[in-house]
RNA sequence: GCGCGUUCUCAGGGCGGGGUGAAAUUCCCCACCGGCGGUAACGGCGCACGCGCCGAAGCCCGCGAGCGCCACCUUCGUCACUGGAGGUGGGUCAGCAGAUUUGGUGCAACUCCAGAGCCGACGGUCAUAGUCCGGAUGGAAGAGAGCGACA
Numbered sequence: 001g002c003g004c005g006u007u008c009u010c011a012g013g014g015c016g017g018g019g020u021g022a023a024a025u026u027c028c029c030c031a032c033c034g035g036c037g038g039u040a041a042c043g044g045c046g047c048a049c050g051c052g053c054c055g056a057a058g059c060c061c062g063c064g065a066g067c068g069c070c071a072c073c074u075u076c077g078u079c080a081c082u083g084g085a086g087g088u089g090g091g092u093c094a095g096c097a098g099a100u101u102u103g104g105u106g107c108a109a110c111u112c113c114a115g116a117g118c119c120g121a122c123g124g125u126c127a128u129a130g131u132c133c134g135g136a137u138g139g140a141a142g143a144g145a146g147c148g149a150c151a
Stems, first nucleotide, its partner, number of pairs: 001150001004148007016030004031131002033120002035063004042055005058118002066096002068093001069090008100116005122134003
C1' cells in the first nucleotide's frame, strides 16, 4: 500500500396545536421527519498557490430493508389437483420501489441561491397511518477498528 482473508463494534428520524365524530397521533387544516455509497461550481481547513483533505442532494445515478415473484420444505385442506398458513434460499428476478419543477448566477448546476411543489413497504387498529403498535433483542446497504498473509 491497491486489493485479499478473518474477527469484532456500530449502522433511521418524525403527530405538537386545532376541527369533525360514538370512535381518528389513521380523515380535514396547520405542523414534523429524511438510511447508505457516488457525483459537486457550495462551505470549512491546510497550502510549496499547482492544488490537497474533510463535509454537503429525501425527489440525479446506484444500493438496502419491506412487499411481490421464483424454487424448495413443513403444515392445513381435498378423492386428487387448484388452494390456505408458515419457514428457508434466490438480485446472472427491479415487478412495486416512490417523488421536481420555475426563476437567478455561470463556460458548465435537476447538486449552488431564491421560490413553489412532490414522495414515503407490509400486517394491525372502535376510522383510511411516512410519524402509533407489530414482525424487529431481527435483517441490512455500508462505516470503523484489530489481526493475518501478500507486495